[in-house]
The RNA shown here (small-subunit ribosomal RNA) has 1432 nucleotides and comes from an uncultured Candidatus Saccharibacteria bacterium. It matches the Rfam family "Bacterial small subunit ribosomal RNA".
RNA sequence: AGAGUUUGAUCCUAGCUCAGGGUGAACGCUGGCGGCGUGGAUAAGGCAUGCAAGUCGUGUGGGUUUAGACCCACGGCGAACGGGGUAGUAACACGUAGGAACAUACCCUCAAGUUGGGCAUAACCCGGAGAAAUCCGGAAUAAUUCCCAAUAGUCUAAGCGGUUUUUAACUUGCUUAGUAAAGCUCCGGCGCUUGAGGAGUGGCCUGCGUAGUAUCAGCUAGUUGGUAGUGUAAUGGACUACCAAGGCUAAGACGCUUAGGGGAGGUGAGAGCCUGACCCCCACCAUUGGGACUGAGACACGGCCCAAACUCCUACGGGAGGCUGCAGUCGAGAAUCUUCCGCAAUGCCCGCAAGGGUGACGGAGCGACGCCGCGUGGUGGAUGAAGCACUUCGGUGCGUAAACACCUUUUAUAGGGGAGGAAGUUUAUUGACGUUACCCUAUGAAUAAGGGGCUCCUAAUCACGUGCCAGCAGGAGCGGUAAUACGUGAGCCUCGAGUGUUACCCGGAUUCACUGGGCGUAAAGGGUGUCUAGGUGGUUAUGUUAGUCGCAAGUCAAAUACCGAAGCUUAACUUCGGACUCGCUUGCGAAACGGCAUAACUAGAGGGUGUGAGAGGUCUGUGGAACUCAUAGUGUAGGGGUGGAAUCCGUUGAUAUUAUGGGGAACGCCGAAAGCGAAAGCAGCAGACUGGCGCAUUCCUGACACUGAAGCACGAAAGCGUGGGUAGCGACCGGGAUUAGAUACCCCGUUAGUCCACGCCCUAAACGAUCCUCGCUAGCUUUUGGGAGCAUCGACCCUUCCAGAGGCGAAGCUAACGCGUUAAGCGAGGCGCCUGGGUAGUACGAGCGCAAGCUUAAAACUCAAAGGAAUAGACGGGGGCUCGCACAAGCGGUGGAGCGUGUGGCUUAAUUCGUCGAUAAGCGAAGAACCUUACCCGGACUUGAAACCUAUCCGUAUGUCUUUUUAGAAAUAAAAAGACCUUCAGGUUAGGCAGGUGAUGCAUGGCCGUCGUCAGUUCGUGGCUUGAGUUGUUCCCUUAAGUGGGGUAACGAACGCAACCCUCGUUGUCAGUUACAAGUGUCUGACGAGACUGCCCCCUAACGGGGGAGGAAGGUGAGGAUGACGCCAGGUCAGCAUGUCCCUUUGACGUCCGGGGCCGCACACGCGCUACAAUGGGUGUUACAGCGGGGCGCGAUCUCGCAAGAGUAAGCAAAUCCUUCAAAAGCACCCCUAGUUCGGAUUGAGGUCUGAAACUCGACCUCAUGAAGCUGGAAUCGCUAGUAAUGGCAGGUCAGCACACUGCCGUGAAUACGUUCUCGAGCCUUGUACUCACCGCCCGUCAACUCAAGGGAGCCGGGAGCACCCGAAGUCCGUGCUUGUCGCGUCCUAAGGUGAGCUCGGUGACAGGGAGUAAGUCGUAACAAGGUACGG
Repeated sequence: AGAGUUUGAUCCUAGCUCAGGGUGAACGCUGGCGGCGUGGAUAAGGCAUGCAAGUCGUGUGGGUUUAGACCCACGGCGAACGGGGUAGUAACACGUAGGAACAUACCCUCAAGUUGGGCAUAACCCGGAGAAAUCCGGAAUAAUUCCCAAUAGUCUAAGCGGUUUUUAACUUGCUUAGUAAAGCUCCGGCGCUUGAGGAGUGGCCUGCGUAGUAUCAGCUAGUUGGUAGUGUAAUGGACUACCAAGGCUAAGACGCUUAGGGGAGGUGAGAGCCUGACCCCCACCAUUGGGACUGAGACACGGCCCAAACUCCUACGGGAGGCUGCAGUCGAGAAUCUUCCGCAAUGCCCGCAAGGGUGACGGAGCGACGCCGCGUGGUGGAUGAAGCACUUCGGUGCGUAAACACCUUUUAUAGGGGAGGAAGUUUAUUGACGUUACCCUAUGAAUAAGGGGCUCCUAAUCACGUGCCAGCAGGAGCGGUAAUACGUGAGCCUCGAGUGUUACCCGGAUUCACUGGGCGUAAAGGGUGUCUAGGUGGUUAUGUUAGUCGCAAGUCAAAUACCGAAGCUUAACUUCGGACUCGCUUGCGAAACGGCAUAACUAGAGGGUGUGAGAGGUCUGUGGAACUCAUAGUGUAGGGGUGGAAUCCGUUGAUAUUAUGGGGAACGCCGAAAGCGAAAGCAGCAGACUGGCGCAUUCCUGACACUGAAGCACGAAAGCGUGGGUAGCGACCGGGAUUAGAUACCCCGUUAGUCCACGCCCUAAACGAUCCUCGCUAGCUUUUGGGAGCAUCGACCCUUCCAGAGGCGAAGCUAACGCGUUAAGCGAGGCGCCUGGGUAGUACGAGCGCAAGCUUAAAACUCAAAGGAAUAGACGGGGGCUCGCACAAGCGGUGGAGCGUGUGGCUUAAUUCGUCGAUAAGCGAAGAACCUUACCCGGACUUGAAACCUAUCCGUAUGUCUUUUUAGAAAUAAAAAGACCUUCAGGUUAGGCAGGUGAUGCAUGGCCGUCGUCAGUUCGUGGCUUGAGUUGUUCCCUUAAGUGGGGUAACGAACGCAACCCUCGUUGUCAGUUACAAGUGUCUGACGAGACUGCCCCCUAACGGGGGAGGAAGGUGAGGAUGACGCCAGGUCAGCAUGUCCCUUUGACGUCCGGGGCCGCACACGCGCUACAAUGGGUGUUACAGCGGGGCGCGAUCUCGCAAGAGUAAGCAAAUCCUUCAAAAGCACCCCUAGUUCGGAUUGAGGUCUGAAACUCGACCUCAUGAAGCUGGAAUCGCUAGUAAUGGCAGGUCAGCACACUGCCGUGAAUACGUUCUCGAGCCUUGUACUCACCGCCCGUCAACUCAAGGGAGCCGGGAGCACCCGAAGUCCGUGCUUGUCGCGUCCUAAGGUGAGCUCGGUGACAGGGAGUAAGUCGUAACAAGGUACGG
């Protein structure tokens, strides 16, 4: 000192969270010792038991006693201290600084005195009442008890004089009156009385400081003051009577809530913020409330009286009690100790003293509650043991760690020694702690380690298990089969007798900002003006000074904290010394700034005069256009409206048109980025009245100023009240459309309203989302008003000044966008406002309002975000430009039929599997009868059908092969015979292991599809930007092209494009097996040439474009191969490879075999073939190819068969032979528009071929049969030239099977105006709330569950007062007598009661809203022009 978290990424704003420190803590796990501290924070709830305040015989009387002595009572002092607690108290309670009208036992100093008398009474005794507590009566007695008298003063009271400034005060005289005393003694003394003083203590008064709340704004009758009294130690409305009507308050009275205050403690750099345990000071309290008595002192914690509640005793008549003292107990609680020892020390009380008392105190005990210290061993020790974990299987880690050897003894245990604390008083005596601390000796590593964490923040990681489960989590977030985040283990990190968690405080948080923040768009400028309080204030001079500054003094207790020392072995702890200290008070001084006073000034401000512009305001009048209505005329079938329609109007005459009249509202052109106004707002013209402003002049006043909480006024539209008015428009409403619906958008009507007058309402995106005033800080330009100069006859023009209104911009500012003399720049003054989002501008309360509602304004709960600006994409029913068989123009198809084939579906024992828009579907499959084959049924095998390693065994009988036989469907098994192999091989057995077309293409490699052969995609350096990013790659021209050129903060480069490669077209040279009869080169092959916009014309800046020539070929000559960065978790685990998982024991998901299936058929779709015919069909005849293939092959020829084909067999490993007669076309004839001489499905019969085998399930031939179909709905596909269309041929696969696929050649068109539209693509731009990127995002009702808060008929409880009733004890007062511890009475009053309200809380049927909750319903409101721009 910062970090994490909003985003695809960025910057900003903003909240949340974390790392630090702390605690009187608690809880989890763990726990060796010692020292010093500390420990009932909750129920100021209730308490058993013991102790916590007594002492004095040198004040006195008595009782008991052998003695020491003890007991009771009177009397004195103490008991008002010490100890505890924090309930109350927001206050002179506390803190601090002061003050005057007081008191003071014990202590100290000084002065004076202590004389003479007297009356009682307790204990005790006698009697009595009562359960007890206790009480009553009678008799006796003492004192340092009480009373009377004397005396005294510097005492008290009154009066008279004096001093000083009247009073007041002071002092000293005088007069009058009043008031004292106590004795004891050990003879030393201790006491007593009066007065004065001191010290310390206490009472009283005052300034200042002292929580939250204004959703508490007015409070107050003893209230404020006076006079006279009462009362007190003393002032005072403290109290009483009378008089007056005051007093407090926005600088917060009064009320409510909360709270003991301070020294100090925690944290923090500080300023601050939080706290008020232990220790010290003060206050207050003592079961609750009231009251007095005694006393120096109390209205009294361990005293009294009364009332109330509670508890206990009781003989029921009455009594007793008060732990918030020390221990202890119950209760409540997350939670807080021993019913210990001692008066030895320190202190207090009593006493002359000895001494006594003391739960104050000194100590010990319990609790890791805190702080501090120590230890749990040290050295050596590699075979790097075992074990565990990991592993790439080689090894690595735990790890010198252990074992083992040597050493030490802090601690522990045992024994021995052993303090200080001790002073008092000369000796003697006196220690709770304490068998203590400490020292010595002995024993023996012996008695002693855990907690949390390891995804990031944040130091530290692997394996297994689990599989959005179980769980973790402070935040972000992990977990859906490879989890470093869950659980376990190992390792590691960290702290360590502790360690984590929870709660709370400060910090980080500059996140309430004094130090030290903001308000155009993130939260935030009041809608506007005016003004009060308040705050702030021009120039000069003088005086003064409560602000300010300086010096000095006092105070700010001690402790704490800081510095320096010292004492416990160290430290914590303790002690000593020093220094600091805000503040307050007093004195002296200064006068710059500020205040106050006085005098002056004119630059601020205001006024005068002259002049000017203007939709500024109010009222009255008036004008034309349009509209509408009425009447009349002309006129006829429509009009109106829309995307298209309809409702609607019209033959009772509309619309249209003309004329006349009525009515209301709004004011065209001028008109503008203009003008005016404080804002809202203001527009025909004229008049009346009226506000403000600019300029010029520098005439007057002389700081009169600025801002402005409250207050007051104004305040669009809508809305409300009363009365008018109503042409047009037009919420509501009605109707017509649209639609799935359409309570909307569109249309036809239409009521309030819109208009006027008066009165309310008081809110707006009331916006420049930008408060007002003043000063300063570059310009350029436009415009409105006024002035000056120059000029002119005058105006214009030009230059310049002032005041407004705009645009662009320097510096500067800003998160950016942007602002920029009209600031969002730099400064000053004043006001308002903000502090995460939602809940919510809501609830409650209050004020205002007729109402609607407005103003003020929360919380619970919930989320980790919500936001601003900008960036890159993607998208848009946004825009611009461009391209593509994309559309259009054409040609031919598909979709209809039959068949073939693939798919879905259905069926099935199985119909194996994959592929599913484009980018699946004649696809994997270049060919399922068996095989293939993965599927089904059945039969078999289990180290296996095939492979590798190790070991054992065999070796002339194990084995392999062939043949035969038996069983069987076969596999296979058994048997026989023969052959083979030979010790390097083969086989058997056993162990490792094989095998899997089982799963995961979302674990992968490889390969492929698609966008797309589209022209794009990037990088380096440089520039710009806070940054993401951008520039380059945008722009202009051009291209098929990011192709080229130009321009340019870019310059270059890469992958793509193009070119290089192959084929075809022209040609040269060379070679030539074959071809051809030769020779040759039509042919084959190799190597070359040729085309480059090279030439001409036009256009162009250039690149290039258009046209032309030549040429076989012309602008890429045609075709192919070649597929950028990437996208789709696209496809493939069934081509192959491969991680992980799964199956595999003689009932296998492995392997073999037979048969079946993959061909199954109500149906749907894709791709094809054949057709529907005459541009055709049939028959005959006659031409012309190319690519290819051929040895288990192609197969000529000849013969046979109608044919498929068969037989025979030549040639050919091929330019040689064969396949191989190409077909369409041509020619000739027939058919004559029909289900046909079209079409050929289907079916029957007979055959051929392949093959173990054609039943399921092959192809072909012949004869016969002759179905649908007459050109195909919506829709849809291909193609731009040797292309489409059409015709045949070949090949791969293959035993056989081709309508498919891959190629080949023949014949050979039509059309393209063009880019509006559809689809796709590219570039630029725009909007965005999308980024999983529009198949996006997202809103509201309803339904379900949960939660909190408000309302609520009521019900219940608390608090504070008010009025009245009753009224204990008790003081003062009055009164009575029997003079007493007496009775009675008045006033006051606690508790209690009654009543009406106020306030706070709990509960409450019900209704409403709010928030939340993986996959509910309905719609589509918002984000793009979101499909009606949006909002009010």